This is a predicted structure of an 87-nucleotide RNA (c-di-GMP-I riboswitch aptamer) from a Steroidobacteraceae bacterium.
The coordinates come from a structure-prediction model, not an experiment, and the mean pLDDT is 87.
The model forms 95% of the base pairs in the Rfam consensus.
RNA sequence: CCGUGACAAGGGCAAACCCGUCGAAAGACGGGGACGCAAAGCCACCGGUCUAAAGGAACGGGUUCCUAUGACGGCGGGGCUGCCACG
Numbered sequence: 001c002c003g004u005g006a007c008a009a010g011g012g013c014a015a016a017c018c019c020g021u022c023g024a025a026a027g028a029c030g031g032g033g034a035c036g037c038a039a040a041g042c043c044a045c046c047g048g049u050c051u052a053a054a055g056g057a058a059c060g061g062g063u064u065c066c067u068a069u070g071a072c073g074g075c076g077g078g079g080c081u082g083c084c085a086c087g
Stems, first nucleotide, its partner, number of pairs: 002087004012037002017032006035074001041080003045077003048072003055066005
């Protein structure tokens, strides 16, 4: 430097659910909690998914539809970085 994650050590992260806060929502953050994770570390670059406040459209209302500038990195791909062990 490259490949791999079978064994081992020391560590790391933290799903569901519960409580609180924020948000129109999706969801996020903090605390508790562990289903899992070898990049479950970082980046919305590509695809995908979720939401639809503002905006737009339809019809008479009130609804319905469209729409990301809002989200998801624990949906897949890509980029950058990195611990240990083995070869």